[in-house]
RNA sequence: GCCAGAAAACGGCACACCCGUCGAGAGACGGGCUCGCAAAGCCAGGGAACCGCGGCACGGAAUUGCGGUCAGCCCAGCUGCCUCG
Numbered sequence: 001g002c003c004a005g006a007a008a009a010c011g012g013c014a015c016a017c018c019c020g021u022c023g024a025g026a027g028a029c030g031g032g033c034u035c036g037c038a039a040a041g042c043c044a045g046g047g048a049a050c051c052g053c054g055g056c057a058c059g060g061a062a063u064u065g066c067g068g069u070c071a072g073c074c075c076a077g078c079u080g081c082c083u084c085g
Base pairs, nucleotide, nucleotide: 003085004083005082012037013036017032018031019030020029021028022027035072041078042077045075046074047073049069050068051067052066053065054064055063
């Protein structure tokens, strides 16, 4: 340096929920808390899911276009601590 891994050590993050703020909404941010996570670090390129508006249709559903959300859903890309190996 590369692979692999979380056995050890130092640590890190923070689901859900609660409070406050923002948003039409999905959701985001801050604090508390901590289900879990070897990338649960970054990233919206490709899918999935969710929200809004429109079209077709219209009993409903399905389908389609556009805009948005989401990385702790998956794939891809970038970066990183440690070493029983």

A computed fold for an 85-nucleotide RNA from a Frankiaceae bacterium, annotated as c-di-GMP-I riboswitch aptamer. The sequence was found by an Rfam model in a public genome assembly. Its mean pLDDT, the model's own confidence on a scale to 100, is 82. Taxonomically the source falls in Frankiaceae (Bacteria, Actinomycetota, Actinomycetes, Frankiales). Of the family's consensus pairs, 94% are formed in the model.